[in-house]
Context: one part of a larger RNA
Molecule: large-subunit ribosomal RNA, domain I
Organism: uncultured Gammaproteobacteria bacterium
RNA sequence: CGUACAUGGUGGAUGCCUUGGCAGUCAGAGGCGAUGAAGGACGUGUAAAUCUGCGAAAAGCAUCGGUGAGUUGAUAUAAAACGUUAUUAACCGGUGAUAUCCGAAUAGGGAAACCUGGUGUAAAUUUUUACAUCAUCGUUAAAUAAAUUCAUAGUUUAACGAAGCUAACCAAGGGAACUGAAACAUCUUAGUACCUUGAGGAAGAGAAAUCAAUUGAGAUUCCCUUAGUAGUGGCGAGCGAACUGGGAAAAGCCCAAAGUUAGUUACAAUAAUUAUGUUAUAAGAAUAGUUUGGAAAAACUAGCUAUAAAGGGUGAUAGCCCCGUAUUUUAAAAUGUAUUUAUUGUAAACUUUAAUGAGUAGAACGAGACACGUGAAAUCUUGUUUGAAUAUAGGGGGACCAUCCUCUAAGGCUAAAUACUACUGACUGACCGAUAGUGAACUAGUACCGUGAGGGAAAGGUGAAAAGAACCCCGGUUAGGGGAGUGAAAUAGAACCUGAAACCGUGUACGU
Numbered sequence: 001c002g003u004a005c006a007u008g009g010u011g012g013a014u015g016c017c018u019u020g021g022c023a024g025u026c027a028g029a030g031g032c033g034a035u036g037a038a039g040g041a042c043g044u045g046u047a048a049a050u051c052u053g054c055g056a057a058a059a060g061c062a063u064c065g066g067u068g069a070g071u072u073g074a075u076a077u078a079a080a081a082c083g084u085u086a087u088u089a090a091c092c093g094g095u096g097a098u099a100u101c102c103g104a105a106u107a108g109g110g111a112a113a114c115c116u117g118g119u120g121u122a123a124a125u126u127u128u129u130a131c132a133u134c135a136u137c138g139u140u141a142a143a144u145a146a147a148u149u150c151a152u153a154g155u156u157u158a159a160c161g162a163a164g165c166u167a168a169c170c171a172a173g174g175g176a177a178c179u180g181a182a183a184c185a186u187c188u189u190a191g192u193a194c195c196u197u198g199a200g201g202a203a204g205a206g207a208a209a210u211c212a213a214u215u216g217a218g219a220u221u222c223c224c225u226u227a228g229u230a231g232u233g234g235c236g237a238g239c240g241a242a243c244u245g246g247g248a249a250a251a252g253c254c255c256a257a258a259g260u261u262a263g264u265u266a267c268a269a270u271a272a273u274u275a276u277g278u279u280a281u282a283a284g285a286a287u288a289g290u291u292u293g294g295a296a297a298a299a300c301u302a303g304c305u306a307u308a309a310a311g312g313g314u315g316a317u318a319g320c321c322c323c324g325u326a327u328u329u330u331a332a333a334a335u336g337u338a339u340u341u342a343u344u345g346u347a348a349a350c351u352u353u354a355a356u357g358a359g360u361a362g363a364a365c366g367a368g369a370c371a372c373g374u375g376a377a378a379u380c381u382u383g384u385u386u387g388a389a390u391a392u393a394g395g396g397g398g399a400c401c402a403u404c405c406u407c408u409a410a411g412g413c414u415a416a417a418u419a420c421u422a423c424u425g426a427c428u429g430a431c432c433g434a435u436a437g438u439g440a441a442c443u444a445g446u447a448c449c450g451u452g453a454g455g456g457a458a459a460g461g462u463g464a465a466a467a468g469a470a471c472c473c474c475g476g477u478u479a480g481g482g483g484a485g486u487g488a489a490a491u492a493g494a495a496c497c498u499g500a501a502a503c504c505g506u507g508u509a510c511g512u
Base pairs, nucleotide, nucleotide: 001511002510003509004508005507006506007505008504009503015497016461017460020432021431022429023428024427025426026425027424028423029421030420031165032164039102040101041100042055043054044053046078049075050074051073061096062095063094064093065092066091070082071081072080107116108115109114117134118133119132120131121130122129123128136162137161138160139159140158141157142156143155144154169200170198171197172196173195174194180187184234210217211216221248222247223246224245231239232238252413253412254411255357257352258351259350260349266346267345268344269343270342271341272340274338275337276336277335278334279333282328283327287302288301289300290299291298303320304319305309311323312322313321362386363385364384365383366382367381368380369379372398393408394407395406396405397404448455449454468496471483472482473481474480
C1' cells in the first nucleotide's frame, strides 16, 4: 500500500412527522378616513432583549352580559401578588373611556416621528402652566364693500361637504413595443400591457326610430348553440359575426301640461311591532377484566351507546378516558334582513284634452367603431363646412329606387340573472410535506447586499414526561471526556428521531 471482515468518525440523504403553505366549495362582508385612516416612530411590565397587546388612564380603565377556580400574553424560569361560590381573580363577548408623536396631516415651517407661533378661557401673578382653537378648496347663507352714483369685483364670518388609503372586479379618457407574417411597410401582437380619472358592492347596459321576412318575435345582461359557419383579409399571417333555437333571471316606468283630489300610490329617514340571523354561551349517550409491554388505545374474553362510528388528543391503533360530534339551547347590549304600523319629507295618483326632445336627422370632406382593412359598404360616433321634415311626418330593412313590412331618434330612471375576493367563518382535496409547499412552517420581506429604485436568503424534529445528568475523577475554577445517576432507550445528552453515500480512521487476518 492492497484485499476481506469487524468497528468508528465525518456528513445529513432517506423514512416517518407537521405548527405552514397551495387550490377550491358554501356562507358572510364588500370598505376604512378630519369623531384623524392605512402605515409607522417612541414608549408601556417586578424584569435587559425580541414578539404580542396597549397608549402618559399605556400586557391595560368603566359598565353590561356570559363563564368561572384558578390567575398575572410568548420565549421563560424566578420573585412578588390577586382570587376560590361570586356585587369586584382571570378569561370571552357587547357598549363606552383613554388613545403620546408622525402620517391626507390641516396654525406656520421641516432633513417624517422635530422646530416655532397667533388668539381665547382658566389658574397663577416673576413669568409661566393647562385646555381649546387657528390649513386649503367647493357649495349655500349672511355681513361688509373699490376704481364708480347704484351696483359689482373683492373682503370677512357661519353651516355643510371634499381630501388620504385599499386585492381584484367595472366604466371612461389616453395608449405602446417586442412578437407573428418564417424578411417587412398595410395587417398582427391589441385597444393587450401601461398611465390617468371616476364609481359601486357590483359596475355598465336596458324597456326598440330593435329584429325578422310575407309567418312573426317583443327591454337589458349572462351561458349553451348556430360556428370556426357567413364573411373579412399584402384574400398572406390571421381576424371572425348575426338571425334562429335552448336555458339563467325576469319589471317596468317618468319628464318635456293643464286641472282636480282622496292623504290614494311609491321611495327615503326616524320610531315602534313581529319574525329570523350575527356578535359571548349552555346541556349533551355508552367499558370492564386478563396477557404482553416503559406505557394499552394492541390481542383475548365479556358488555354497552348511537338523530352522536366527523375530527383531534391522551406514554402504540380508543364510538363508550378527555375535548368534541348528532340533537337541543341562551343575549343585558349592539347590529343585519324581512313584515306590519306611525310620523316627517320628497315625489306622486286621477281626469282631461293635448304634447312628442333642431344646429338635431341627413349631406360633403377627414377619421374612428362595427367580425367587415373604402370596398358595391349599409349601420353607429364625430373634427371641419353645412343643414331638413315634424305624424298627411320621419328612421330602418347592408350601395341605390319602388312596393311592402316594421319602428318612432335627437330627454331621463330601473331590481334580478353576470364579474371579482385584500378580508371573516365553516368545510373539502387521487394537492405539498422542510432543496417540496408561499420568498417566508423558525426573530421573514428578517439578516445581508445596493447611494437609490430595488434585490433578498439560510435556518423545523431530545424524550411519554426534563425525569436536561446530583456527586466523584482528568483538565486551565476551560473545552472536552470518564464514572455515577435518570430513562424503555443516552450510539435519545441538548452539535440531541432515523442516520445512506462521497471522504477519513482503528482493530484482526492475509498478500506484497